Transfer RNA from a Candidatus Poseidoniaceae archaeon, 85 nucleotides, folded computationally. Its mean pLDDT, the model's own confidence on a scale to 100, is 83.

RNA sequence: GCCGGAGUACCCGAGUGGUCAAAGGGGGCGCACUCAAGAUGCGCUGCGAAAUGCUUCGUAGGUUCAAAUCCUACCUCCGGCACCA
Numbered sequence: 001g002c003c004g005g006a007g008u009a010c011c012c013g014a015g016u017g018g019u020c021a022a023a024g025g026g027g028g029c030g031c032a033c034u035c036a037a038g039a040u041g042c043g044c045u046g047c048g049a050a051a052u053g054c055u056u057c058g059u060a061g062g063u064u065c066a067a068a069u070c071c072u073a074c075c076u077c078c079g080g081c082a083c084c085a
Stems, first nucleotide, its partner, number of pairs: 001081007010026003018065001027045006046054002058074005
């Protein structure tokens, strides 16, 4: 340099146009149980009092009525190939 794969919430990880603030697990917080802690069970866990509200899927653009999902460029990581006079 070329080709392929990956990047999602605090962490892991599912999701491949609308049903998505996005399954599930971990962690965290609250409650129950307990003398207490642990274990276990239940609830919550982006912002907001709430909304049909706002924001977020590596970064920046684009397509679309609508994008985590499609397209373009770039960044990072993994694998393969090439180069190494």